[in-house]
Context: one part of a larger RNA
RNA backbone atom coordinates (compact mmCIF):
# COMPACT_ATOMS: atom_id res chain seq x y z
C1' N A 1 0.00 0.00 0.00
C1' N A 2 -4.73 -0.85 2.99
C1' N A 3 -8.94 -2.31 7.38
C1' N A 4 -8.69 -1.02 0.28
C1' N A 5 -8.98 -5.35 -3.47
C1' N A 6 -11.91 -10.32 -2.65
C1' N A 7 -14.90 -14.01 0.96
C1' N A 8 -15.01 -18.77 -5.76
C1' N A 9 -21.75 -19.34 -9.82
C1' N A 10 -28.01 -14.50 -8.94
C1' N A 11 -30.95 -22.39 -6.82
C1' N A 12 -33.24 -18.48 -1.40
C1' N A 13 -34.57 -18.28 2.35
C1' N A 14 -37.74 -17.67 6.68
C1' N A 15 -39.77 -18.72 11.66
C1' N A 16 -40.30 -21.85 16.31
C1' N A 17 -38.09 -24.76 19.38
C1' N A 18 -33.76 -27.27 21.58
C1' N A 19 -28.38 -28.00 23.10
C1' N A 20 -24.94 -24.49 24.31
C1' N A 21 -19.95 -20.43 28.56
C1' N A 22 -21.14 -18.52 23.33
C1' N A 23 -25.62 -20.22 18.08
C1' N A 24 -27.32 -15.83 11.52
C1' N A 25 -24.19 -20.64 10.43
C1' N A 26 -25.10 -27.24 14.77
C1' N A 27 -29.74 -30.54 15.54
C1' N A 28 -35.30 -30.39 15.23
C1' N A 29 -39.84 -29.22 12.82
C1' N A 30 -43.22 -26.25 9.78
C1' N A 31 -43.49 -23.30 5.42
C1' N A 32 -39.83 -21.51 1.15
C1' N A 33 -36.84 -22.05 -3.62
C1' N A 34 -33.64 -25.36 -6.68
C1' N A 35 -32.23 -29.77 -9.82
C1' N A 36 -34.60 -34.28 -11.58
C1' N A 37 -30.85 -38.11 -18.52
C1' N A 38 -29.30 -35.24 -12.98
C1' N A 39 -27.32 -31.48 -8.57
C1' N A 40 -31.14 -39.22 -8.36
C1' N A 41 -29.27 -44.37 -7.89
C1' N A 42 -25.50 -48.58 -9.03
C1' N A 43 -20.39 -49.30 -10.83
C1' N A 44 -15.29 -48.74 -13.23
C1' N A 45 -10.42 -46.47 -12.98
C1' N A 46 -8.14 -43.71 -8.96
C1' N A 47 -7.76 -42.32 -4.12
C1' N A 48 -6.55 -45.70 0.82
C1' N A 49 -9.93 -45.08 6.50
C1' N A 50 -11.39 -40.09 4.10
C1' N A 51 -17.08 -45.05 6.79
C1' N A 52 -19.61 -45.16 11.77
C1' N A 53 -20.12 -43.95 16.92
C1' N A 54 -17.67 -41.36 21.16
C1' N A 55 -15.29 -36.94 23.10
C1' N A 56 -13.42 -32.10 21.44
C1' N A 57 -12.64 -26.76 18.55
C1' N A 58 -5.43 -24.49 19.34
C1' N A 59 -5.04 -24.62 13.97
C1' N A 60 -7.70 -26.66 9.00
C1' N A 61 -12.64 -24.49 6.98
C1' N A 62 -11.75 -17.88 3.02
C1' N A 63 -16.65 -15.51 8.51
C1' N A 64 -19.09 -18.18 12.67
C1' N A 65 -19.10 -22.95 14.89
C1' N A 66 -21.73 -26.43 20.11
C1' N A 67 -20.51 -28.25 13.44
C1' N A 68 -17.21 -30.95 9.76
C1' N A 69 -14.02 -34.74 5.39
C1' N A 70 -10.10 -31.26 11.02
C1' N A 71 -7.85 -33.50 16.15
C1' N A 72 -8.11 -37.94 19.75
C1' N A 73 -10.05 -42.64 21.14
C1' N A 74 -12.60 -46.59 20.05
C1' N A 75 -15.18 -49.48 16.02
C1' N A 76 -16.37 -51.59 11.30
C1' N A 77 -14.90 -54.52 4.95
C1' N A 78 -17.65 -61.98 6.88
C1' N A 79 -18.14 -65.29 -0.28
C1' N A 80 -18.09 -72.58 -3.09
C1' N A 81 -22.11 -69.24 -6.40
C1' N A 82 -20.15 -61.61 -7.03
C1' N A 83 -15.00 -59.66 -9.43
C1' N A 84 -9.80 -61.84 -10.07
C1' N A 85 -6.53 -66.43 -9.19
C1' N A 86 -5.99 -72.48 -8.64
C1' N A 87 -9.23 -72.50 -17.07
C1' N A 88 -8.04 -70.33 -21.57
C1' N A 89 -5.51 -67.01 -25.13
C1' N A 90 -5.24 -61.57 -28.30
C1' N A 91 -1.68 -57.15 -28.49
C1' N A 92 2.64 -57.18 -26.11
C1' N A 93 6.62 -59.05 -23.13
C1' N A 94 9.96 -62.50 -21.39
C1' N A 95 12.63 -66.31 -23.49
C1' N A 96 16.15 -72.69 -22.46
C1' N A 97 18.72 -74.21 -26.40
C1' N A 98 20.24 -71.16 -30.92
C1' N A 99 21.70 -66.27 -33.93
C1' N A 100 24.38 -61.76 -33.13
C1' N A 101 27.72 -59.76 -29.84
C1' N A 102 33.89 -56.59 -26.37
C1' N A 103 28.45 -55.16 -22.67
C1' N A 104 23.60 -54.73 -25.14
C1' N A 105 20.29 -57.06 -29.61
C1' N A 106 16.72 -60.55 -32.15
C1' N A 107 14.25 -65.02 -31.38
C1' N A 108 12.39 -71.27 -31.90
C1' N A 109 10.07 -74.48 -28.00
C1' N A 110 7.79 -72.93 -23.84
C1' N A 111 6.20 -69.14 -20.26
C1' N A 112 3.41 -64.57 -18.94
C1' N A 113 -0.46 -61.68 -19.98
C1' N A 114 -7.84 -58.84 -19.94
C1' N A 115 -9.92 -54.87 -22.28
C1' N A 116 -11.97 -61.04 -24.67
C1' N A 117 -13.56 -66.75 -24.33
C1' N A 118 -15.30 -70.48 -20.28
C1' N A 119 -17.57 -70.96 -15.58
C1' N A 120 -22.85 -72.97 -9.81
C1' N A 121 -27.51 -68.18 -6.43
C1' N A 122 -31.91 -66.02 -6.29
C1' N A 123 -35.79 -63.45 -2.60
C1' N A 124 -36.13 -61.09 1.79
C1' N A 125 -34.66 -59.74 6.52
C1' N A 126 -31.09 -57.37 9.60
C1' N A 127 -26.97 -53.25 11.64
C1' N A 128 -23.94 -47.23 14.58
C1' N A 129 -21.14 -48.59 10.41
C1' N A 130 -21.01 -55.40 5.92
C1' N A 131 -23.56 -57.40 3.12
C1' N A 132 -25.95 -62.17 -3.86
C1' N A 133 -20.95 -62.59 1.77
C1' N A 134 -24.47 -62.46 7.75
C1' N A 135 -29.64 -64.48 8.96
C1' N A 136 -34.20 -67.17 7.00
C1' N A 137 -36.46 -69.46 2.89
C1' N A 138 -35.79 -72.22 -1.84
C1' N A 139 -31.66 -73.47 -5.00
C1' N A 140 -26.87 -74.93 -7.64
C1' N A 141 -22.07 -76.61 -8.60
C1' N A 142 -17.92 -79.96 -7.43
C1' N A 143 -16.26 -84.13 -4.38
C1' N A 144 -16.13 -87.82 -0.20
C1' N A 145 -18.66 -91.62 2.06
C1' N A 146 -23.42 -94.30 3.67
C1' N A 147 -27.46 -97.00 1.89
C1' N A 148 -31.47 -98.70 -2.10
C1' N A 149 -31.66 -100.11 -6.84
C1' N A 150 -29.95 -101.13 -11.92
C1' N A 151 -26.23 -102.18 -14.71
C1' N A 152 -20.78 -104.04 -16.27
C1' N A 153 -15.75 -107.08 -14.72
C1' N A 154 -12.64 -110.32 -21.82
C1' N A 155 -20.06 -111.14 -24.09
C1' N A 156 -15.85 -104.87 -21.81
C1' N A 157 -19.87 -100.79 -17.93
C1' N A 158 -17.56 -97.12 -17.43
C1' N A 159 -13.48 -93.35 -18.53
C1' N A 160 -10.68 -91.12 -22.61
C1' N A 161 -5.80 -88.35 -25.22
C1' N A 162 -0.56 -82.94 -25.38
C1' N A 163 -4.46 -86.74 -31.68
C1' N A 164 -8.53 -86.39 -35.63
C1' N A 165 -12.86 -83.83 -36.80
C1' N A 166 -17.25 -80.23 -35.37
C1' N A 167 -18.56 -76.89 -32.52
C1' N A 168 -16.41 -71.92 -29.86
C1' N A 169 -16.34 -68.37 -33.73
C1' N A 170 -16.94 -63.06 -34.13
C1' N A 171 -17.54 -57.12 -39.76
C1' N A 172 -21.25 -53.04 -40.89
C1' N A 173 -26.41 -51.41 -42.19
C1' N A 174 -31.45 -52.33 -42.82
C1' N A 175 -36.77 -53.84 -41.66
C1' N A 176 -40.24 -56.41 -39.63
C1' N A 177 -42.05 -60.03 -35.89
C1' N A 178 -42.88 -62.37 -31.22
C1' N A 179 -42.43 -61.11 -25.65
C1' N A 180 -40.95 -58.95 -21.19
C1' N A 181 -39.48 -54.98 -17.65
C1' N A 182 -41.68 -50.30 -17.38
C1' N A 183 -46.03 -47.02 -17.79
C1' N A 184 -51.00 -45.35 -17.53
C1' N A 185 -56.40 -46.27 -16.43
C1' N A 186 -60.55 -48.12 -14.40
C1' N A 187 -68.21 -47.28 -12.15
C1' N A 188 -62.72 -53.11 -10.44
C1' N A 189 -60.97 -54.78 -5.22
C1' N A 190 -58.96 -53.38 -0.88
C1' N A 191 -57.71 -49.98 3.59
C1' N A 192 -59.05 -45.26 5.72
C1' N A 193 -60.81 -40.09 6.20
C1' N A 194 -65.64 -37.28 7.21
C1' N A 195 -63.01 -32.38 6.60
C1' N A 196 -60.83 -24.51 11.17
C1' N A 197 -63.14 -22.03 5.08
C1' N A 198 -68.06 -22.07 -0.24
C1' N A 199 -69.00 -27.37 -1.15
C1' N A 200 -68.72 -33.25 -0.40
C1' N A 201 -71.57 -39.70 1.86
C1' N A 202 -71.29 -39.07 -4.08
C1' N A 203 -69.62 -41.54 -10.46
C1' N A 204 -66.03 -38.33 -3.25
C1' N A 205 -60.99 -38.03 -1.54
C1' N A 206 -55.80 -40.11 -0.30
C1' N A 207 -53.03 -44.56 -0.50
C1' N A 208 -52.08 -49.60 -2.24
C1' N A 209 -53.63 -52.59 -6.03
C1' N A 210 -46.61 -57.34 -5.65
C1' N A 211 -42.92 -61.03 -5.67
C1' N A 212 -37.08 -64.01 -7.24
C1' N A 213 -33.51 -67.68 -8.38
C1' N A 214 -34.59 -72.69 -9.60
C1' N A 215 -37.79 -77.41 -10.58
C1' N A 216 -41.86 -79.04 -14.69
C1' N A 217 -43.88 -78.18 -19.42
C1' N A 218 -41.23 -76.59 -24.36
C1' N A 219 -44.42 -71.82 -27.07
C1' N A 220 -43.28 -67.55 -30.89
C1' N A 221 -39.59 -67.55 -33.74
C1' N A 222 -34.66 -69.86 -36.17
C1' N A 223 -31.66 -73.36 -38.17
C1' N A 224 -31.55 -78.17 -40.44
C1' N A 225 -33.55 -83.07 -45.27
C1' N A 226 -33.44 -88.64 -43.66
C1' N A 227 -31.20 -93.94 -43.75
C1' N A 228 -28.02 -97.35 -45.43
C1' N A 229 -23.54 -99.41 -47.65
C1' N A 230 -18.83 -98.28 -49.28
C1' N A 231 -14.58 -95.50 -48.77
C1' N A 232 -6.46 -94.54 -52.14
C1' N A 233 -8.81 -88.32 -47.87
C1' N A 234 -8.01 -86.10 -42.42
C1' N A 235 0.90 -88.25 -41.22
C1' N A 236 -1.64 -94.08 -36.84
C1' N A 237 -6.62 -95.86 -35.92
C1' N A 238 -11.79 -94.53 -36.06
C1' N A 239 -18.29 -96.34 -35.62
C1' N A 240 -16.28 -89.33 -35.91
C1' N A 241 -15.49 -85.45 -40.36
C1' N A 242 -14.67 -85.19 -46.04
C1' N A 243 -16.07 -88.04 -50.54
C1' N A 244 -18.96 -91.41 -53.59
C1' N A 245 -23.35 -94.31 -54.54
C1' N A 246 -28.62 -96.62 -53.66
C1' N A 247 -33.31 -95.76 -51.05
C1' N A 248 -36.66 -92.29 -49.26
C1' N A 249 -39.44 -87.76 -48.18
C1' N A 250 -41.33 -82.26 -48.80
C1' N A 251 -42.99 -82.13 -43.81
C1' N A 252 -42.11 -84.64 -40.33
C1' N A 253 -38.35 -85.80 -37.16
C1' N A 254 -33.72 -83.37 -35.08
C1' N A 255 -31.25 -78.98 -32.81
C1' N A 256 -32.10 -74.48 -30.63
C1' N A 257 -35.21 -71.01 -27.98
C1' N A 258 -37.43 -65.69 -25.61
C1' N A 259 -41.47 -65.65 -22.95
C1' N A 260 -45.94 -67.92 -20.92
C1' N A 261 -48.39 -71.61 -17.48
C1' N A 262 -48.02 -74.20 -13.16
C1' N A 263 -44.43 -74.94 -8.82
C1' N A 264 -41.41 -72.29 -5.41
C1' N A 265 -45.40 -69.37 -1.96
C1' N A 266 -50.11 -72.62 4.02
C1' N A 267 -43.89 -68.50 2.05
C1' N A 268 -41.83 -63.35 2.09
C1' N A 269 -43.72 -58.74 1.23
C1' N A 270 -47.62 -55.20 1.66
C1' N A 271 -51.68 -49.57 2.70
C1' N A 272 -52.67 -49.49 6.81
C1' N A 273 -53.39 -50.06 12.24
C1' N A 274 -52.11 -51.29 17.46
C1' N A 275 -48.96 -51.74 22.01
C1' N A 276 -44.55 -50.41 24.76
C1' N A 277 -41.79 -46.81 26.24
C1' N A 278 -36.53 -43.32 26.81
C1' N A 279 -41.49 -39.23 21.91
C1' N A 280 -38.56 -41.36 17.92
C1' N A 281 -37.83 -45.70 18.08
C1' N A 282 -38.70 -50.94 18.80
C1' N A 283 -42.16 -54.98 18.40
C1' N A 284 -46.86 -56.97 17.25
C1' N A 285 -51.18 -57.77 13.97
C1' N A 286 -52.00 -57.42 8.78
C1' N A 287 -56.45 -56.03 3.83
C1' N A 288 -56.62 -56.17 -1.89
C1' N A 289 -53.44 -58.32 -4.87
C1' N A 290 -58.26 -57.92 -10.74
C1' N A 291 -59.00 -56.35 -15.94
C1' N A 292 -57.82 -53.20 -20.19
C1' N A 293 -54.46 -50.13 -22.73
C1' N A 294 -49.85 -48.60 -24.13
C1' N A 295 -44.67 -49.62 -24.65
C1' N A 296 -38.46 -49.64 -25.23
C1' N A 297 -31.86 -48.53 -26.76
C1' N A 298 -33.32 -54.77 -23.08
C1' N A 299 -34.70 -60.36 -24.59
C1' N A 300 -35.69 -64.08 -28.34
C1' N A 301 -30.34 -62.29 -31.92
C1' N A 302 -26.06 -60.76 -35.69
C1' N A 303 -31.44 -64.53 -35.86
C1' N A 304 -33.12 -62.31 -40.71
C1' N A 305 -31.67 -59.87 -45.25
C1' N A 306 -28.38 -56.75 -48.06
C1' N A 307 -23.57 -54.61 -48.79
C1' N A 308 -17.94 -54.32 -49.39
C1' N A 309 -14.10 -52.58 -46.95
C1' N A 310 -14.87 -59.56 -46.32
C1' N A 311 -14.53 -58.63 -40.60
C1' N A 312 -9.30 -62.41 -33.25
C1' N A 313 -7.23 -66.44 -30.43
C1' N A 314 -6.82 -70.82 -27.50
C1' N A 315 -9.08 -73.20 -23.72
C1' N A 316 -13.95 -75.39 -23.28
C1' N A 317 -18.11 -78.18 -24.97
C1' N A 318 -19.51 -82.46 -28.64
C1' N A 319 -18.02 -86.66 -31.44
C1' N A 320 -14.45 -90.35 -32.73
C1' N A 321 -10.93 -93.71 -31.74
C1' N A 322 -5.39 -95.09 -30.00
C1' N A 323 -5.89 -96.85 -25.10
C1' N A 324 -6.96 -97.50 -19.58
C1' N A 325 -9.40 -101.98 -17.12
C1' N A 326 -13.69 -102.64 -12.51
C1' N A 327 -16.25 -100.54 -11.64
C1' N A 328 -20.41 -96.87 -13.09
C1' N A 329 -25.27 -94.32 -12.97
C1' N A 330 -29.66 -92.70 -10.26
C1' N A 331 -32.29 -91.85 -6.01
C1' N A 332 -31.87 -90.61 -0.62
C1' N A 333 -28.92 -88.84 3.90
C1' N A 334 -24.77 -87.26 6.25
C1' N A 335 -20.29 -84.54 5.48
C1' N A 336 -16.41 -80.85 2.23
C1' N A 337 -15.16 -76.41 -0.88
C1' N A 338 -8.70 -73.14 -0.70
C1' N A 339 -6.57 -67.22 -1.97
C1' N A 340 -6.90 -62.48 -2.70
C1' N A 341 -10.83 -57.77 -3.23
C1' N A 342 -15.21 -56.37 -0.34
C1' N A 343 -15.58 -50.23 4.81
C1' N A 344 -16.44 -45.25 2.35
C1' N A 345 -16.26 -40.91 -2.19
C1' N A 346 -16.86 -42.10 -7.33
C1' N A 347 -19.80 -35.62 -12.67
C1' N A 348 -17.16 -34.93 -6.87
C1' N A 349 -15.13 -31.04 -0.70
C1' N A 350 -12.28 -37.70 -0.84
C1' N A 351 -10.08 -38.95 -8.52
C1' N A 352 -6.85 -35.20 -12.13
C1' N A 353 -6.24 -29.82 -12.02
C1' N A 354 -0.40 -26.21 -5.77
C1' N A 355 -6.67 -24.77 -3.01
C1' N A 356 -13.15 -27.66 0.45
C1' N A 357 -11.33 -24.69 -7.10
C1' N A 358 -17.60 -22.17 -11.45
C1' N A 359 -12.60 -26.70 -15.68
C1' N A 360 -11.67 -32.22 -17.02
C1' N A 361 -13.28 -37.72 -15.86
C1' N A 362 -15.67 -44.08 -18.52
C1' N A 363 -20.12 -47.55 -18.30
C1' N A 364 -25.63 -49.11 -16.25
C1' N A 365 -30.78 -47.59 -14.51
C1' N A 366 -32.89 -43.09 -15.50
C1' N A 367 -40.27 -42.76 -13.08
C1' N A 368 -44.97 -38.92 -14.25
C1' N A 369 -47.76 -34.58 -17.67
C1' N A 370 -47.06 -31.72 -22.73
C1' N A 371 -43.27 -33.28 -26.51
C1' N A 372 -40.47 -36.40 -32.83
C1' N A 373 -37.30 -36.45 -28.75
C1' N A 374 -32.38 -38.50 -23.47
C1' N A 375 -34.49 -31.38 -26.58
C1' N A 376 -37.29 -27.38 -23.62
C1' N A 377 -40.71 -26.54 -18.99
C1' N A 378 -43.11 -28.32 -14.72
C1' N A 379 -42.89 -32.57 -11.24
C1' N A 380 -42.19 -37.89 -8.27
C1' N A 381 -38.53 -41.24 -5.93
C1' N A 382 -34.31 -38.88 -4.27
C1' N A 383 -31.09 -34.97 -3.06
C1' N A 384 -29.75 -29.77 -2.06
C1' N A 385 -30.54 -24.01 -0.91
C1' N A 386 -23.58 -23.73 -3.28
C1' N A 387 -19.33 -22.25 4.80
C1' N A 388 -19.90 -14.95 4.90
RNA sequence: GAGUAGCGAAAAGAAAGGUGAGAAUCCUUUCCGCCGAAAGCAUAAGGAUUCCUGAGCAACGCUCGUCGACUCAGGGUCAGUCGGGACCUAAUCCGAGGCAAUAAGCGUAGGAGAUGGACAACUGGUUGAUAUUCCAGUACCGGUUAUAUUUGUUUGAACAACGGAGUGACGCAGAAGGGCAGGCAGAGCGUAAGAAUGGUAGAUUACGUGCAAGCAUGUAGGAUGGUGUAUAGGCAAAUCCGUACACUGAAAGUCUGAGGUGUGACGCGGAGGGAACUUGUUCCCGAAGCUGCUGACCCCACGCUGCCGAGAAAAGCUUCUAGUUAGAAUGUGACCGCCCGUACCGUAAACCGACACAGGUAUGCGGGGAGAGAAUCCUAAGGCGCGC
This is a predicted structure of a 388-nucleotide part of an RNA (large-subunit ribosomal RNA, domain III) from Angelakisella sp. Taxonomically the source falls in Angelakisella (Bacteria, Bacillati, Clostridia, Oscillospiraceae). The coordinates come from a structure-prediction model, not an experiment, and the mean pLDDT is 85. The RNAcentral record of the full RNA draws on ENA.